[in-house]
């Protein structure tokens, strides 16, 4: 200090991406996080704790892991000492010098002590200590209890004892046997070995008495009596009287260890029972020692644990029995939490020890390093036989993604033996390996900007690396040193001293306390501290689209590649590869596997089932679940208290200890649990006795297509007769099959038969459902309603079980009219196995029996309670009031609409709930594979119920929303159709396109929206295209360099098609500070560079078409919707028009409509030249005049010109509408309702055209994909198409005469007049810079022929001659002329334009341009109609509104079957394992039983007796008997592989048939069911709306 109450703080639950055009749900995949005994790729500096064969319980070389005790017994080698004796040698002393004697040293013998090896005999251990988890779903584990049903060495109390004797056998010694492990035989001995005898204080059994308890057998304590059962008489130390003595000692005394017997305790084993922990029901029935009892046997001990004999039982849905898998736990890991996963290290049972079996020893095994026996395997062998067992500790081989040293020590802690020392110990401490985990330090610090140098980027200016670096000044951690110093773990035990207690006859001994000295460290001189030198030795890895922090560049180009979901890559890739910089983590960083979480996605906490996945077809009902009021008692849940246990370690929470952290101590707290006891007694439960309101009974009534029988009617269809009466009839879009002169349809009459029951009829009834309709009678079932009595909870739900159960099908008899699957046959049609039609069989009806399914649906389970209404309708009661049963109000059961609170994702439901709740049962968990296979159960079969895997996708799906879309709907517009006019389509040419062709036949535009279009003009040029011949800073455009200014120019010559190549000659810029100094031109020659009609219109910008001059498209606030969104914009009426008015949750704006511009139709005003000439005045010319022409002058009236007003506004009038918008109809006006026409194109679609008109980003070429030339192509020609021209003729040709235009144009231009010429034209050259001159009309009209025909139509097409333009008209120009006179007599399907100055016909003008293919383009004016009922159709559009599986938006989506290719699965003769059952068959080893003629030393008896003999008990080999591993034979089941062939399934880029489904999908579609069919599919029944559309009917809402 953690505890406890208050306060307060703290703890603690985050969500993304993906279905859509977008939404909101619903559901799935996927991801961000934690962790691991890990592994795998790159990288690695250092230390502390931790960890580390997870696969082959695969097989093992080599060493090492269980010993100890001499204080239990014997006998002992080496070696020592001691003593004797002999050998050798010998220092020395004595010496006769021969020689003796000798300490002493060797060496041998012997004897003794000491000594203890090796090894026996005996004791205890060896059953622990380590290891792995194969095997077990079990009382093995876990917890909590029991044994009155047990045992327990060694340890500890107490209590009694420890007497007396006896035979033996190892080890030794000797002999064999064997190749070796090893064995036999003799001989001698010792013990704490082993054997009998006494002694029993207690002990065990019966018996009896007494006392106490309890749980039923009983136990327990205590006395009395009888039988049984024991000993190591040992080891050691020490003692001093007394005895012995072999002098060594023993006997005793004492200490102390041992042993024996009991009794309590502890430790540790067994037995037993309650709870508690995995999957399959596609395992539903198992079980004969099996369930109980009797008796014996057996075990330490209870039990069938065994065995006999009797009974027949036991378990099972609360899951027995099978089958798979797994050691359990304490705890890890994740999680908020509940839960989920998992049990490696630690710790606790457990279970193995090479497979399988078995006992023996012993307190304790059925025994990892013991025994036996079987079997597989290795290894030795003399072949005869023998040895083993790493799942101990270290290796090693294998397999494998993958897991370490053949290491030191017993120094600690511990265990085993000993009295100790001590000895063992791979237990254990330590040390090595490996980034395998966790935790720590470190690779430096500071200052340092000309922001160095280098990389990359770049809009080129710069910016980024980046204070980074360099460079200056520090510090010294870790590493490094043959440097110095230096720890803890050490405490003991043991020897000695010293003091003190205890025992004792003892101051001996010994045990004990307490001090002291001495003496023990594997790691390891480690860790620390210190000194030394120097930044010097120490950085990787991943990511950078979005989730997810973090971005450019450069290579590739659906390629190589990425990928966790979404998805990137097909030339501008932040997605790939690289580089640069950036995030992140950092001695690691990624990746992979796995578990949890997110996942409330399996929902106890914490889900749902109307339409998204999901109510069982219906109802009855057994188990089991839930259950009114109210009173009394137990106490089963339930609440409190307390006591036990709920190991330790782990978590957690305080303190501490290692510098700090990981780690470690101490100590709390937790362990949510289980057990007892005590208490309470609302509530559940039980139990007893009540009670009516929930349920029923009885009684009266009405209802009614409820059920089942049998019987009766009338209409109608069809058949038969019969009559009347003729030619068709019937059927369809239209027709044909088909019937009919042999007389049908039609029609009257008679007659058969079989089904169905019109009208009444009705979102009326009636039933659980299915289903029920003609009438009458018999039987029978439920519900309502009304008022009382009674029973007394009797209820509700309902796994399973039972029953019923449309339509179709089935089986066996009937019956059969009309409908009608199959089937014929006609039709349609590209085909029709279909829709339509004409026949037609099963079958539809009856009985009996199967079947058992439907969109079987209100896609909404039963029952009960509770919540606001409002309006029909059925059935019934009651009030009021009456003629009345009608109306009216009430109320109870039923069935409808519509709504309000509340739910719902929306739709919508809403007292008949989808609302709030309760109670019980069924069901769902992503799509597809699949309601399929397999197996089961049922069924005659069809088939039904039950019900998976593998594989595959990233969706699949509900409801509402915009949109598009409809062979839906309504309104409405438009030359859209209708009525009209004139063309196209047939000829002929002309132009453009396609195709073909070519050296090229340049490119581009391609439905309408390409095609007389880019081209307002292709002989060269243009031209981009083809051949072929040059150039190379270039045809062009800046910059630098160099030259020249006699330069730029011009002109000759040669060569050659040209171009270009090579030469000559001529030619004096400017300014100047005079300096070749500037400016300017020009020319070489290199370098930057120019140029590219190459490429991408899908990288662009710009411009343009289209829908569509349709009338729409939006936007702010605000309102409603969870939202996309909606409303405003819908509605009523109008309108050309979202014009307007008017209503109205909207209320205003914007772009678009219109208006504001040109321009035209009328007038005014000004102005009057090149315009006008009416009036006046003149001239001239012609006339008799009258007049005409032509001029001037004057004028400006008139036209016209060109400017600026005015005019029209639905402004007045009537009428109508709503008193509005505004229509119609009149006035009046040049114009009348936007007056005509043009300009003038909203938001947006077409990835629409355009890189070839410019412009431009990338990319490509660079003596060429640039530039220049010459020729040639673009005009090529079997065909087709498109858009003109000109015709076919008489509304015309043709001559021939006469008249009116408006708009443009013109100077290298229009060109007039006159003249040539047939004519194109030619000459001329007036006159015009143009309201002045010129270009400059045609049809029409007036008069002649032609007279209907290939023509006096019509001009192609050829042939000859010209003109003009241009250097040049061969390819390849228009023109004129003369000749030729083809096609073609009005054009099939089809398809185009036009609604008034339009159509339709005439011609004029311009631009391009030398010339022109213009019959074209764009504009002009003349001459000048027809017809519009209507809006049903065709087309195209607009609004509203429905469906939709469509959203690249119907040119959409998508089915299925063929065929290919790959993938997994089923089936299938067979064939091959692997587990397992039953029965037989043999039978190891080994208990146990029996037996035991053969063997035995003790004890006893019995003879003789030194010693032997023979019995007895006890025992042993041997035999035998049940049992019995491992083996065999045959036979079943379970699961697994693997198999020709044969079936479906799933994907795959354009295969092939068709078009089944979305829309009314073109035959509405879907369900069950049977036929039929190449396929989707068609068809019959009978049901569903989850079907457009129209008409009617009921209801409902308002008023």
């Nucleotide at each position: 200090a953690a505890c406890u109450u208050u306060c307060u703080u703290a703890u603690g639950g985050a969500g993304a991406g993906u279905u859509u055009g977008a939404u909101c749900c619903u559901g799935g995949c996927u991801c961000a996080g934690a962790a691991c005994g890990a592994a795998c790729g790159c990288u690695g500096g250092c230390g502390g704790c931790g960890u580390g064969g997870a696969u082959u319980a695969g097989g093992c070389a080599u060493g090492c892991a269980a010993g100890u005790c001499g204080g239990a017994c014997g006998a002992g080698a080496a070696u020592u000492u001691u003593u004797a004796g002999c050998u050798u040698c010998a220092a020395g002393u004595c010496u006769u010098c021969g020689g003796a004697c000798a300490a002493g040293a060797a060496g041998u013998u012997g004897a003794a002590a000491a000594g203890g090896a090796c090894a026996g005999u005996g004791g205890c251990g060896a059953a622990c200590g380590g290891g792995u988890g194969a095997g077990u779903a079990a009382c093995a584990c876990g917890u909590g209890g029991g044994u009155a049903a047990u045992c327990u060495a060694c340890c500890c109390u107490u209590a009694a004892g420890u007497u007396g004797g006896g035979g033996a056998u190892a080890g030794c010694c000797c002999u064999c046997c064997g190749a070796a492990a090893g064995g036999a035989g003799g001989g001698g001995u010792a013990a704490u070995a082993c054997c009998g005898a006494a002694u029993a204080c207690g002990g065990u059994c019966a018996u009896c008495c007494c006392g106490a308890u309890g749980c039923a057998u009983a136990u327990c304590g205590g006395g009395a009596c009888u039988a049984u059962c024991u000993a190591a008489a040992g080891g050691u130390g020490g003692g001093g009287a007394u005895u012995c003595u072999u002098c060594g000692g023993a006997a005793c005394c004492u200490a102390u260890u041992g042993c024996u017997u009991a009794u309590g305790g502890a430790u540790g084993u067994a037995c037993c029972c309650g709870c508690g922990g995995c999957c399959c029901a596609u395992c539903a029935g198992c079980u004969u020692g099996u369930u109980g009892g009797u008796a014996a046997g057996g075990u330490a001990a209870c039990g069938g644990c065994u065995u006999a004999c009797c009974a027949a039982g036991g378990c099972u849905a609360a899951g027995a029995c099978g089958g798979g898998u797994a050691g359990c736990u304490g705890g890890u890991c994740u999680g908020a939490g509940a839960g989920g996963a998992u049990g490696g290290u630690c710790a606790g049972c457990c279970a193995c020890a090479c497979u399988g079996g078995g006992a023996c020893u012993g307190a304790g095994a059925c025994a990892c390093u013991g025994c036996c026996c079987a079997g597989a395997c290795u290894c030795c062998u003399a072949c005869g036989g023998g040895a083993g067992g790493c799942u101990g500790c270290a290796g090693u081989c294998g397999a494998g993604a993958a897991u370490c040293a053949u290491u030191g020590u017993c120094a600690a802690u511990g265990c085993g033996c000993g009295a100790a020392a001590g000895c063992g110990u791979g237990a254990a401490c330590a040390u090595g390996c490996g980034a395998c985990g966790c935790c720590g330090c470190g690779u430096g610090g500071a200052g340092g900007a000309u922001g160095a140098c280098g990389g990359c980027c770049u809009u080129c200016g710069g910016g980024u690396u980046g204070u980074a670096a360099a460079c200056u000044c520090c510090u010294g951690u870790c590493a490094u040193a043959c440097a110095g110093g230096g720890a803890g773990c050490a405490a003991u035990c043991g020897u000695u001293u010293c003091g003190g207690u205890u025992u004792u006859a003892a101051u001996a001994c010994a045990a004990c306390c307490g001090g002291g000295a001495c003496u023990u460290g594997a790691u390891g001189g480690u860790a620390c501290c210190u000194u030394a030198a120097g930044a010097g030795g120490a950085a990787g890895c991943c990511a950078c689209g979005g989730c997810u922090a973090a971005c450019u560049c450069u290579g590739u180009g659906c390629c190589a590649g990425c990928a966790g979901c979404c998805g990137c890559g097909g030339u501008a890739a932040u997605a790939c590869a690289g580089a640069g910089g950036u995030g992140g983590c950092g001695a690691g960083c990624g990746u992979u596997g796995u578990u949890c979480g997110g996942a409330u996605u399996u929902a106890c906490u914490g889900g749902g089932c109307g339409u998204a996945a999901a109510g069982g077809g219906u109802g009855u009902g057994u188990a089991g679940g839930c259950g009114g009021c109210a009173u009394g008692g137990c106490a089963u849940g339930u609440c409190g208290g307390a006591u036990g246990u709920g190991a330790a370690a782990g978590c957690u929470c305080a303190c501490g200890g290692c510098u700090c952290a990981a780690c470690c101590g101490u100590g709390g707290a937790a362990c949510g649990g289980c057990a007892u006891c005590c208490g309470a007694a609302a509530c559940u439960g039980c139990c007893a006795a009540g009670c009516u309101u929930g349920a029923g009974u009885a009684c009266g009534g009405g209802a009614g297509a409820g059920g089942a029988g049998a019987g009766c009617g009338g209409a109608a269809u069809u058949c038969u007769c019969g009559g009347u009466g003729u030619a068709g009839c019937g059927g369809u879009g239209a027709a044909a099959u088909g019937c009919g002169u042999a007389g049908a349809u039609a029609u009257c009459g008679a007659g058969a038969g079989g089904a169905a029951c019109a009208c009444c009829g009705g979102u009326g009834g009636c039933g659980a459902a299915a289903g029920c309709g003609g009438c009458u009678c018999u039987c029978u079932g439920g519900a309502c309603c009304g008022a009382u009595a009674c029973u007394g909870a009797c209820g509700c739900u309902g796994a399973g079980g039972c029953a019923c159960g449309a339509a179709a099908g089935c089986u066996g008899g009937g019956g059969g009219a009309g409908c009608g699957a199959a089937g014929a046959g006609g039709a349609u049609u590209a085909g029709a196995u279909a829709c339509c039609c004409u026949c037609g069989u099963a079958g539809u009806c009856c009985c009996a029996g199967c079947c058992g399914u439907a969109a079987a649906c209100g896609u909404u389970g039963u029952a009960c309670a509770c919540u606001u209404g409002g309006u029909g309708u059925g059935g019934g009661a009651g009030g009021c009031a009456u003629u009345g049963u009608c109306c009216c109000c009430u109320u109870c059961c039923g069935u409808g609409c519509c709504g309000g609170a509340g739910c719902u994702a929306a739709c919508g439901c809403g007292u008949u709930a989808a609302g709030u709740g309760u109670a019980c049962c069924g069901c769902c968990u992503g799509g597809g594979g699949a309601g399929u296979a397999c197996g089961g159960c049922c069924g005659c079969a069809a088939g039904g119920c039950u019900a998976a895997a593998a594989c595959u996708c990233a969706a699949a799906g509900g409801a509402a929303u915009u949109g598009a879309c409809g062979g839906g709907g309504g309104c409405c517009c438009g030359c859209a159709c209708a009525a009209g006019c004139g063309g196209u389509g047939g000829a002929g040419c002309a132009u453009g396109u396609g195709g073909c062709u070519u050296a090229a036949u340049u490119c581009g535009a391609u439905g309408c929206a390409a095609c007389g279009c880019g081209a307002a003009g292709a002989a060269c040029c243009u031209u981009a295209c083809c051949a072929g011949g040059g150039c190379u800073u270039g045809a062009c455009a800046u910059g630098c360099c160099c030259g020249u200014c006699g330069u730029a120019u011009u002109c000759c010559c040669c060569u050659g098609a040209a171009a270009g190549g090579g030469g000559g000659a001529a030619g004096u810029c400017a300014g100047u500070u005079c300096g070749g100094c500037u400016g300017g031109a020009c020319g070489g020659u290199g370098c930057a560079c120019a140029g590219g009609u190459g490429c991408u219109g899908c990288a662009u910008g710009g411009c343009u078409g289209u829908c569509g001059u349709c009338a729409g498209c939006u936007c702010g606030u605000g309102c409603c919707g969870u939202g996309a969104g909606g409303u405003g914009u819908u509605g009523g009426g109008u309108u050309a028009a979202g014009u307007c008015c008017c209503g109205c949750a909207a209320c205003g704006a914007g772009c678009g409509c219109a208006a504001c511009c040109c321009u035209u139709g009328u007038g005014g005003u000004u102005a009057g030249u090149u315009g006008c000439u009416a009036c006046u005045u003149u001239c001239g010319u012609c006339g008799a005049a009258a007049g005409a022409c032509g001029g001037a002058a004057a004028g400006c009236a008139c036209u016209c010109u060109a400017a600026c007003c005015a005019g029209a506004c639905u402004g007045c009038c009537u009428g109508u509408a709503a008193u509005a918008a505004g229509c119609a109809g009149g006035a009046g006006g040049a114009a009348g309702g936007u007056g005509g026409g043009g300009a003038u194109g909203a938001c947006g679609u077409c990835a629409a055209g355009u890189c070839a008109g410019u412009a431009u980003g990338g990319c490509c070429c660079u003596u060429a994909u640039g530039c220049c030339c010459u020729g040639g192509g673009c005009u090529g020609c079997a065909c087709a198409c498109g858009u003109g021209c000109u015709a076919c003729a008489a509304u015309g040709g043709u001559c021939a005469g006469u008249a009116c235009a408006g708009a443009g144009g013109g100077a290298u231009g229009c060109a007039a007049a006159g003249c040539c010429g047939c004519g194109a034209g030619g000459u001329g050259g007036a006159g015009c810079u143009a309201a002045u001159c010129c270009c400059c009309a045609a049809a029409a009209c007036u008069g002649g022929c032609c007279u209907c025909a290939g023509u006096u139509c019509g001009g192609a097409u050829c042939g000859g001659a010209g003109u003009c333009u241009g250097a040049a008209a061969c390819u390849c120009g228009a023109c004129u002329c003369c000749g030729u006179g083809a096609a073609g007599u009005u054009g099939g399907a089809a398809u185009c334009g036009c609604u008034a100055g339009u159509a339709a016909a005439g011609g004029c003008g311009u631009a391009u341009c030398a010339g022109c293919u213009a019959c074209g383009a764009c504009g002009c004016c003349u001459u000048g109609a027809a017809u519009a009922c209507g809006u049903u159709c065709c087309c195209g559009g607009g609004c509203c509104u429905u469906g939709u599986a469509c959203a690249c938006a119907c040119c959409g989506c998508c089915c299925g079957u063929c065929a290919c290719a790959u993938c997994a699965c089923g089936a299938a003769a067979g064939c091959c394992g692997a587990c397992u059952g039953a029965a037989c068959c043999c039978g190891a080893a080994g208990u146990c039983g029996c037996u035991g003629a053969u063997c035995u030393a003790a004890u006893c008896c019995g003879c003789c007796u030194u010693g032997g003999c023979g019995g007895a008990a006890a025992g042993a080999a041997g035999g035998u008997g049940c049992c019995g591993a491992a083996g065999g034979u045959g036979u079943g089941g379970u699961u697994g592989g693997u198999g020709a062939u044969u079936g479906g399934g799933a994907u795959g880029a354009a295969g092939u048939c068709g078009u089944a489904a979305c829309a009314a999908g073109g035959u509405a579609g879907c369900c069950g069911u049977a036929g039929g069919g190449g396929a989707a599919c068609c068809u019959g029944c009978g049901g569903c709306u989850g079907g457009a559309u129209c008409a009617c009917c009921u209801c409902c809402u308002u008023u």